[in-house]
RNA sequence: GAAGCGCGCCGGACCGCCGCUGGUGCAAGUCCCGAAAGGGCGCACUGGAGGAAAGUCCGGACUGCACAGGACAGCGCAGGAGCUAACGGCUCUCCACCGCGAGGUGAGGAUCAGAGCAACAGAGACGAGUCGGCCGGGGCAACCCGGCCGGGUGAAACGGGCAAUCUCUGCGCGCAGCAACACCAAGUAGGCCAGCGUCGAUGUGGUUCCGCAGAGCUGGCGGGUAGGUGGCACCGAGCCGUCUGGCGACAGACGGCCCAGAGUAAUGGCGGUCACGUUGGGGGAAACUUCAACGCACAGAAUCCGGCUUACAGGCGCGCUUCACAC
Numbered sequence: 001g002a003a004g005c006g007c008g009c010c011g012g013a014c015c016g017c018c019g020c021u022g023g024u025g026c027a028a029g030u031c032c033c034g035a036a037a038g039g040g041c042g043c044a045c046u047g048g049a050g051g052a053a054a055g056u057c058c059g060g061a062c063u064g065c066a067c068a069g070g071a072c073a074g075c076g077c078a079g080g081a082g083c084u085a086a087c088g089g090c091u092c093u094c095c096a097c098c099g100c101g102a103g104g105u106g107a108g109g110a111u112c113a114g115a116g117c118a119a120c121a122g123a124g125a126c127g128a129g130u131c132g133g134c135c136g137g138g139g140c141a142a143c144c145c146g147g148c149c150g151g152g153u154g155a156a157a158c159g160g161g162c163a164a165u166c167u168c169u170g171c172g173c174g175c176a177g178c179a180a181c182a183c184c185a186a187g188u189a190g191g192c193c194a195g196c197g198u199c200g201a202u203g204u205g206g207u208u209c210c211g212c213a214g215a216g217c218u219g220g221c222g223g224g225u226a227g228g229u230g231g232c233a234c235c236g237a238g239c240c241g242u243c244u245g246g247c248g249a250c251a252g253a254c255g256g257c258c259c260a261g262a263g264u265a266a267u268g269g270c271g272g273u274c275a276c277g278u279u280g281g282g283g284g285a286a287a288c289u290u291c292a293a294c295g296c297a298c299a300g301a302a303u304c305c306g307g308c309u310u311a312c313a314g315g316c317g318c319g320c321u322u323c324a325c326a327c
Stems, first nucleotide, its partner, number of pairs: 001323010012274007020048007029041001031040003050298001054309002057307005062177004074173005079093005094108001095106004109168002114166002116162002131150008181230004191221006202213005238257008276295008
């Protein structure tokens, strides 16, 4: 220098104007919406998408229901040792295969329990048997019985293979999911109880009374729905740094930090400057510089967390391998 291998990281920056949304503080009314529950309105300060927020694939937290214990069924996992809250994830390692190598991949328990399967070729492919030859016996012979040897085909020839077919073994798993679930709580929608009521309650029209309609009326209770609040976003399997232990995944100690959050669903719009990339023009011997245009990815939280997988313009760093050349 070329070609690779394995990791780690970033994935625009700043300014102005106008907005949206959470929190805190102050202020606050005879305020607004609502039957209520509850929510909203002002000012200041301050927080406001990601490495994958994605797919919703796996595992957990949490919640409700179920549950004496065990087993069957079903589903999942599979070398060994570990990590972890847990996992189908991760780490180290053995073995097999691929690669010159750095490395990569593995669906790597069991075929002496049973079943099933094997293209083409081959006489024969899992049942056994016999393509050729030889030996012995029988038979006039064709041939039959028993034994031995051999060639060829094929991935594999009687001894095996495949468990990525069923199966067996070991281990794990109760079911559902934040539209979970808890609380507050309308209509007079419906229920229950009590009293009164066709011996006329009750409503209504007019004149004390008389008509008309007439099967309900009054009171109490509790449950659900609409709606609202919590769950839910300041304390967590939390983030950052240092040290210690460990090959490592990881764990521990100490110090510091508080870090989005709705329920039509905020995280935006406009303008400007600078990065970065491409193309074109000018200057320059070149390095480079200047001007203009265009581009600037994948993608948008929704109960939370750990993983896996997938998408991604452009860029940065570290370690290692092979080859070539020079010393």

The RNA shown here (Bacterial RNase P class A) has 327 nucleotides and comes from Variovorax guangxiensis.
The coordinates come from a structure-prediction model, not an experiment, and the mean pLDDT is 78.
Its Rfam family is "Bacterial RNase P class A". Rfam classes the family as a ribozyme.